c-di-AMP riboswitch aptamer (ydaO/yuaA leader) from Effusibacillus dendaii, 127 nucleotides, folded computationally. It matches the Rfam family "c-di-AMP riboswitch aptamer (ydaO/yuaA leader)". About the family: This family represents a conserved RNA structure found upstream of the ydaO and yuaA genes in Bacillus subtilis and related genes in other bacteria. Its mean pLDDT, the model's own confidence on a scale to 100, is 79.

RNA sequence: AGAAAAAAUUUGCCGAAUCUGACAACUGUCAGUACGGGGGAACUAUUUUUUGGGGUGAAUCACACACGUGUAGGGGACCUCAACCCGAACCCGACAACUAACCUCGGAGGCAACAGGAGGAGUCGCG
Numbered sequence: 001a002g003a004a005a006a007a008a009u010u011u012g013c014c015g016a017a018u019c020u021g022a023c024a025a026c027u028g029u030c031a032g033u034a035c036g037g038g039g040g041a042a043c044u045a046u047u048u049u050u051u052g053g054g055g056u057g058a059a060u061c062a063c064a065c066a067c068g069u070g071u072a073g074g075g076g077a078c079c080u081c082a083a084c085c086c087g088a089a090c091c092c093g094a095c096a097a098c099u100a101a102c103c104u105c106g107g108a109g110g111c112a113a114c115a116g117g118a119g120g121a122g123u124c125g126c127g
Base pairs, nucleotide, nucleotide: 010113011112012111013110014109019032020031021030022029023028035106036105037104038103039102044097050094052095053092054091055090056089061070062069063068073086074085075084078120079119080118081117
């Protein structure tokens, strides 16, 4: 001098997953809450039920078979292009289209530090 790792703060990202109060006293227990999900008439639609079916989610599908290559789709504060990244996992348990009233559930977790390119659009402030 450079690189890597760890910790803290700040800032930010994915996601519905933020915030408040009380009790407790060791990170817990309740009650709410921004914000989200499911079930559930009529009407309408569907003709399709072992070829099981369905839900959350961007995460579907096709090749190839030896774990890869693509892809619907998704992400990074507005749009387009380019580049980069993701393209999982879990749940219900024979059962669910939509759906007013109504019923019910979640309100987590995980990550980043070169944060970059081009062309546009818009907002604010000053004059």